[in-house]
RNA sequence: CGAGCUCGUCGGACGGCCGCGGUCGUUUCGACCGAGGAAAGUCCGGACUCCACAGGGCAGGGUGCUGGAUAACUUCCAGGCGGGGCGACCCGACGGAAAGUGCCACAGAGAACAGACCGCCGAUGGCCCCACGGGCACAGGCAAGGGUGAAACGGUGGUGUAAGAGACCACCAGCGUCACCGGCAACGGUGUCGGCUGGUAAACCCCACCCGGAGCAAGGCCAAGCAGGGACCUGGCUGCCCGCCAAAUGGUCCCGGGUAGGCCGCAUGAGCGUCCCGGUGACGGGUCGCCAAGAUGGAUGGCCGUCCUCGACAGAAUCCGGCUUAUAGACGGGCUCGCAAC
Numbered sequence: 001c002g003a004g005c006u007c008g009u010c011g012g013a014c015g016g017c018c019g020c021g022g023u024c025g026u027u028u029c030g031a032c033c034g035a036g037g038a039a040a041g042u043c044c045g046g047a048c049u050c051c052a053c054a055g056g057g058c059a060g061g062g063u064g065c066u067g068g069a070u071a072a073c074u075u076c077c078a079g080g081c082g083g084g085g086c087g088a089c090c091c092g093a094c095g096g097a098a099a100g101u102g103c104c105a106c107a108g109a110g111a112a113c114a115g116a117c118c119g120c121c122g123a124u125g126g127c128c129c130c131a132c133g134g135g136c137a138c139a140g141g142c143a144a145g146g147g148u149g150a151a152a153c154g155g156u157g158g159u160g161u162a163a164g165a166g167a168c169c170a171c172c173a174g175c176g177u178c179a180c181c182g183g184c185a186a187c188g189g190u191g192u193c194g195g196c197u198g199g200u201a202a203a204c205c206c207c208a209c210c211c212g213g214a215g216c217a218a219g220g221c222c223a224a225g226c227a228g229g230g231a232c233c234u235g236g237c238u239g240c241c242c243g244c245c246a247a248a249u250g251g252u253c254c255c256g257g258g259u260a261g262g263c264c265g266c267a268u269g270a271g272c273g274u275c276c277c278g279g280u281g282a283c284g285g286g287u288c289g290c291c292a293a294g295a296u297g298g299a300u301g302g303c304c305g306u307c308c309u310c311g312a313c314a315g316a317a318u319c320c321g322g323c324u325u326a327u328a329g330a331c332g333g334g335c336u337c338g339c340a341a342c
Stems, first nucleotide, its partner, number of pairs: 001338010012307007020034006036313001040324002043322005048215004055242004060211005065079005080094001081092004095206002100204002102200003117146002119142003124139002126136004154172006173197002175194002178191005219264004228255006234246004271290003275286004308311001
């Protein structure tokens, strides 16, 4: 210099005038505050509220390497293993296929205790030639070679045989047993023994762990208004069983009538920032400082001036921790590869 990887930050700035929502005040007015890193998708986890402060079993659902973090998690951190990349680094629902069952398109003879299409053999039995011996390829044997396929029942060499074959042997690859060593563990290394050798569990299933339901239109309070009538009988906690709770001044449903107002929940919280300490890290502890939208037809906008690199995606609705997706551009830290020069 070029090409990349990764972590993080910002995402127009300043001033004036007017407007809108909120809080407070000394209320014709003034002061202060007023979207985001994703407020989004509503995909996970929790807080909170009600149902019985929520019990046991079945069914059902979820998660799935190990250790840790956390209120919790399908999240995060560190490590292991597998895959990709020269590399920085990235990706992985990553328990079990030796409990059982199922499935494996097309092609192919055959797709999982396999299979004779081409092929090899035909020792043995059979048939033919008088016999030595040879021939036929009928019975039958064979998974070596060819061909199909993503995959053909480990690979190479040898022994063996009529031809062959883990049938046997040596070595190699994988899997498993046992022992030792390293590691908290996942796992790794070395040796040993076993001829044990296709894949698939976001297929059924098995194993381990977790999960009650509904959701802020939850739920509570106040005010206003109205007209009752009918049907049914256990109801609630989960789909079922057990168990529990409540009960006629009750409960469910239907028709009819009334209202459609206000307050709380609702922002001081697993809160934000500085610094210090512990930890590889996620994170935890401490000190000091700060309070920063809260609507309910639902505010957050407009104009002017100056400047720049001329401004992307987008916008709260109970709150918080994550994930995912969208995003013009700018900046910072660390690292890799290539080339050149010193």